[in-house]
Context: one part of a larger RNA
RNA sequence: GGCACAUGGUGGAUGUCUUGGCAUCAAGAGGCGACGAAAGACGCGAGAACCUGCGAUAAGCCCAGAGGAGCCGGUAACUAGGCAGCGAUCCUGGGAUUUCUGAAUGGGGCAACCCACCCGCAAGGGUACCUUCCGCUGAAUGCAUAGGCGGCAGGAGCGAACGUGCUGAAGUGAAACAUCUCAGUAGGCACAGGAAAAGAAAGCAACAGCGAUUCCGUGAGUAGCGGCGAGCGAAAGCGGAUCAACCAGAUGACGAAUGAAGCGUUUGAAUGACGCACCUCAGAAGGUGAAAGUCCUGUAAUCGAAGUCUGGCCAGCCCUCGAGUAAACUCGGGCUCGGGAAACCCGGGUUGAACAUGGGGAGUCCACUCUCCAAGGCUAAAUACUACUUGAUGACCGAUAGCGAACCAGUAAGGCGACUGAACGAUGAAAAGCACCGCGAUGAGCGGGGUGAAAGAGUACCUGAAACCAUGUGCUUACAAGCGGUCGGAGCCCGCAAGGGUGACGGCGUGCUUUUUGCAUAAUGAGCCGACGAGUUAUUGUGUACGGCGAGCCUAAGGCCUACCGGGCCGGAGGCGGAGCGAAAGCGAGUCUGAUAAGGGCGCUAAGUCGUACGCAAUAGACGCGAAACCUUGUGAUCUACCGUUGGUCAGACUGAAGGGCGGGUAAGACCGCCUGGAGGGUCGAACGGGUGACCGUUGAAAAGGUCUCCGAUGAACUGACGGGAGGACUCAAAGUGUAAUCAAACUGGGAGAUAGCUCGUUCUCUCCGAAAUAACUUUAGGGUUAGCCUCAAGAAUCAGACGUUGGGGGUAGAGCUACUGGAUGAGGCGAGGGGUCUACCCGACUACCUCCCUCAACCAAACUCCGAAUACCAACGUUGUUGUCUUGGGAGAUAGACGGUGAGUGACAAUAUCCAUCGUCAAAAGGAGAACAAUCCUGAUCGCCAGCUAAGGUCCCUAAUGCAUGCUCAGUUCGAAAGGAAGUUGGGUUGCUGUGACAUCCAGGAUGUUGGCUUAGAAGCAGCCACCAUUUAAAGAGUGCGUAACAGCUCACUGGACGAGGAACUCAGCGCCGAUAAUGAUCGGGAAUAAGCAUGCAGCCGAAGCUGCGGGAAUCGAAAGAUUCGGUAGGAGAGCGUUCUUGGCAGCGGCGAAGCCGUCCCGGAAGGGUAGGUGGAGCGCCAAGAAGUGAAUAUGUCGGCUUGAGUAACGAUUAACCAGGUGAGAAUCCUGGUCGCCGUAUGUCCAAGGUUUCCUGGGGAAGGUAAUUCCGCCCAGGGUUAGCCGGGUCCUAAGGCAAGGCCGAAAGGCGUAGUCGAUGGACAUGGGGUCAAUAUUCCCCAGCACGCACGGAGAUCAAACCACGUUGCGGAUCACGGAGCUUCGCGGGACUGUCAGACGUCCAGGCCGUAUGGCCGAUGCGAGGCAAUGUGGUUCCUAGAAAAGGCGUGGGGGCAAAGUGCGUCCCGUACCAAAACUGACACAGGUGGACGAGGCGAAUAGCCUAAGGCGCUC
Repeated sequence: GGCACAUGGUGGAUGUCUUGGCAUCAAGAGGCGACGAAAGACGCGAGAACCUGCGAUAAGCCCAGAGGAGCCGGUAACUAGGCAGCGAUCCUGGGAUUUCUGAAUGGGGCAACCCACCCGCAAGGGUACCUUCCGCUGAAUGCAUAGGCGGCAGGAGCGAACGUGCUGAAGUGAAACAUCUCAGUAGGCACAGGAAAAGAAAGCAACAGCGAUUCCGUGAGUAGCGGCGAGCGAAAGCGGAUCAACCAGAUGACGAAUGAAGCGUUUGAAUGACGCACCUCAGAAGGUGAAAGUCCUGUAAUCGAAGUCUGGCCAGCCCUCGAGUAAACUCGGGCUCGGGAAACCCGGGUUGAACAUGGGGAGUCCACUCUCCAAGGCUAAAUACUACUUGAUGACCGAUAGCGAACCAGUAAGGCGACUGAACGAUGAAAAGCACCGCGAUGAGCGGGGUGAAAGAGUACCUGAAACCAUGUGCUUACAAGCGGUCGGAGCCCGCAAGGGUGACGGCGUGCUUUUUGCAUAAUGAGCCGACGAGUUAUUGUGUACGGCGAGCCUAAGGCCUACCGGGCCGGAGGCGGAGCGAAAGCGAGUCUGAUAAGGGCGCUAAGUCGUACGCAAUAGACGCGAAACCUUGUGAUCUACCGUUGGUCAGACUGAAGGGCGGGUAAGACCGCCUGGAGGGUCGAACGGGUGACCGUUGAAAAGGUCUCCGAUGAACUGACGGGAGGACUCAAAGUGUAAUCAAACUGGGAGAUAGCUCGUUCUCUCCGAAAUAACUUUAGGGUUAGCCUCAAGAAUCAGACGUUGGGGGUAGAGCUACUGGAUGAGGCGAGGGGUCUACCCGACUACCUCCCUCAACCAAACUCCGAAUACCAACGUUGUUGUCUUGGGAGAUAGACGGUGAGUGACAAUAUCCAUCGUCAAAAGGAGAACAAUCCUGAUCGCCAGCUAAGGUCCCUAAUGCAUGCUCAGUUCGAAAGGAAGUUGGGUUGCUGUGACAUCCAGGAUGUUGGCUUAGAAGCAGCCACCAUUUAAAGAGUGCGUAACAGCUCACUGGACGAGGAACUCAGCGCCGAUAAUGAUCGGGAAUAAGCAUGCAGCCGAAGCUGCGGGAAUCGAAAGAUUCGGUAGGAGAGCGUUCUUGGCAGCGGCGAAGCCGUCCCGGAAGGGUAGGUGGAGCGCCAAGAAGUGAAUAUGUCGGCUUGAGUAACGAUUAACCAGGUGAGAAUCCUGGUCGCCGUAUGUCCAAGGUUUCCUGGGGAAGGUAAUUCCGCCCAGGGUUAGCCGGGUCCUAAGGCAAGGCCGAAAGGCGUAGUCGAUGGACAUGGGGUCAAUAUUCCCCAGCACGCACGGAGAUCAAACCACGUUGCGGAUCACGGAGCUUCGCGGGACUGUCAGACGUCCAGGCCGUAUGGCCGAUGCGAGGCAAUGUGGUUCCUAGAAAAGGCGUGGGGGCAAAGUGCGUCCCGUACCAAAACUGACACAGGUGGACGAGGCGAAUAGCCUAAGGCGCUC
């Protein structure tokens, strides 16, 4: 470590339960609101929070009724204090109060806030807009009107569905799509009511008639409409509902009161069981310590309001009687009617009647006939719906279910926003919720102890499964290769036994699922466990089974009775059937066709209908999950792009345009020089903005960053605040860029369960049969329809099939071609024609040229055939033949095939290639052989056996089984391979040589003409050409090779001798040899083998799930005996198991222990069933039926829990820590001190935005803090923000918003005037010091200023409000002046301590402050430099640089009023953070506007080092 058992932890399944849901029925109600709603904000309690209630009269006040003992609502106690028989709390009805927001209504506004005016002593009240009406007033303009003012009344806004109207899609279907469909649906908008709408015939009908409307049934899926496709789809008629008020009777949801009857034993507790009783017009239900008629609440009965029902009676009504109307034309719309022959109805436009002697309609139109009277209006009921109230019910759910929500849920949380949107139930009968003791830090948590029936019920609480994690015990395990099991099995352990645990060693053995021709596949899916998770329902049709009735069968809507009914009875409107044929008229067991007859077609000679169950189909989302998209209503420009308004920012250095001055120069110019000047989408370079290159980072520090480097940096620059425009739209110096981490069409809700010929998934068992991957057609090819093939039912046939015989047709294989059509080789010919050369007058000659013909020889063909099989096919007959065949009907699946053999095509006589034909196998087939290996060979598994015989293939060992005989092979050939090569070897054949001496070897000869001729420098046998003779010989080439410059030389052929028996060449066959070189280590499966290789023969044996034997089971057939059969994917058919609920039975079981959970043993063919024991603590079963949310391992499924990875990576800037002391249970981290380090145009200081208590003090340490923590921006408690002069309002206006009247628009709404809002701007009065733990321009001290009121009264008719006019103010760049303030240096009375030296130390003089003990300074003085804000004044340029209020001036106006004194001065903000408190999900290396910003070096705000100050970045 493995297996097993035991005991635990974790976790929260299962069981039981229900406070909450869901659905239906009945009744009520069907609105609320300017008398201020709905919805909220903020408050109200003695004590914090939330819910409930209420409103400053604030968990309540008053009155009336009812009621009768306790009460001060809940979580939820506790403490304190009260109320109540003089009737509280509580309940019902009425009244009072009712802050602020909200239609919101005095004006404004960023809802719950700000600011007003009038009346009134006050309390308080009034002041919006629109409309009708009334009154007053009243322009241009005479009367009038518009307008203005006042008054009464009304309106507005909200609300679930239902309703009417206006407007109105798309996904989809049509297998595409445009008419069409979806659909007048979804959506938008307006408005109404408890219902709405419709409604009393200018109707329907058909020669008979009916008599408003609405709704239900039927008519009817009919008549019709329709790319006559998909689909859409009436009406009349008939059956019903309904049909006022009034009178009489009955009933009455629900409500209040009264309301019968039990004891003992057991138990923790009785309601159970047992024993003995009682009530019932009450045995519904709930509660009570288990299961209660008799314990409690109730229940039956008695009583009663509104209403309802039944009966009686029983009519729609009103008027002034309808003209730009009816109708026509045209363009649209509605009806079943899509423009059609298209009537009828409605609307826009253009025309335009009649007048009851008339008019409309009856489906173009006309006539006749019938019927009705438009162009005015009202009208209950039957019908639709349910946010709300009450009651009742459920073969509805029971905490992953049921509403999203059983629990403080539309909450927490997410998002800018529209919007999205969870999870969480159970101690016990009763808190009796553990007194007391111990350990521990006065913890957390444990151990005792007590309570209780139980604590293994201890607030992480009922039961407490599995994954997962442990501990203990038994067996086993460190040479072992393993889809982990299975078969055999030694040993050890437990046990009385039966039996159980473990398992050395051996045999065999490549998971599951899906998809596929085919998967261990290295193709898909699943980490594991638990729970949830997919063919349902309605209607119509069709088939089967069963049932009722039957030439008939059935009711629908509705009604009546009854009720705790899946109840009963009416109701025949209507449907199907009973007769067909025909286009129809029509005829009819026939009819049509036809002139007729005949023939033929379709019929007659078979019973239906209704219901239930099941199979299948159609229409609906239709087995579940899944799009990319389309349409519609809204929400977004806090990001970003552009625009508008108003503000802000840019160290320092460099260059030196125009212009100007002076000088030179010129007739005057031009021009030149110097100086001045300070231009520029100028230069360098910080802040700021950007993002070039590289590297890092890539589960980051960061969902875009860091470091170094780089670009722009006075401009088309950057930036703050407030605004504008948006989804086929905006914006865009243009990239299809940007529009909130989303863009070739944003996001949110809805149509919506869009559609998906596509992928995935689809849950218990057994039995029987069992495919296909083909044809035809297909915008069809991975999809379909029909046929073929499967299954089930019913029926039929001496059927199918096989074998044999007989008879057929054929044109394939083969063969053949002087037998055709073509192709094609050689030889020959005195053949024919043509060409060429020669000749040319003719006749001709030659030819290695072309074509044809003839003869001989040998050939080729899928599209050649004079011929021509085998098989196959057709038919008859015979034999065999238990269904394998055919017919009809229900249900399918399949129409991707693969390899092997054979025959063809394509290809290369390539391919595990491709396409056909035919057979086999796999697919859907296991077993044996082939080492392993779907497709090859053998063979088809119903189950068991430690029996037998065989097949393929084997027989030395692995590994079951073998020997013999005769040959071959020497190569480990066997145990990979070709052309080609080779005196390998074995066997056969042919030819010639050989005792007249072969072959091989040795000895000898191998000569002469001649150096043959030619050629050549030379060529003599041997460079080359020609010839290749002759002589001598036993033999000897005008020469076989080597060789030389050429000769020479050496050889060979050939001859003789020696030797003495076979030898030479070629050829056929068997087995071997070479050829033989590749990438991880492999060509017998390995060992090995000379056979255990190869060939032949003989005789055995082994070998499978085959066959046999023995035993068991099932199906089919059969009367039985028995016979046959039983591999199986898609698929068909059949039979069962289990789960939840219902009904009946068991007068079932249960605290003496139900379900659930763990688990032993037993039973069954399976799904499954039973049971000992333990746990558990209240419900549960069996039998027979019924109904289903009825069975999971897979859907990258959903939710929860738990693993693995892994004690691994990481702990977020490598600026940095160390020491001592303190506190404490505990200190690297907290506090104090010291040393060290880092920032220092910041990492310092102050504000705006944003946050919202984080601020200060005390306490704490569970959680948060990336570790620890005594600490904290954490938790608890207490405290803290003070303004006439700071910011905002009470002042003003910009962009822009809203907008009375007004204009426009189907509606919603859009635009806009007067006005009114709106800062980022204008206007406007405070400074210094001190103080708190925490605030200060706010408190305090000192010193000012502003406004108002009162007093005051100088002054004097000038002022103020108000009116009019004028004026005041604003761009960039650049220069100068000036100097608040800051800073450096120097000087700066005396003494002491101290030092090597050095004072910022101490004291005094002196100065300042304080009521004072006293405190502060001792430079805060003087001098010299540097930097420099506000400000002032110039120069210059072109792009020419807000508005209003306010101020100032003048005039009008009016009658007061300066100084001074006193009094008063409203509302909001004010703490803290400026990055650990904002924005980035974080205590995040990012981002975030403005102001100040010292010293040294330096041009500098660069860079480096420092001050003040702040930090050392939380392992």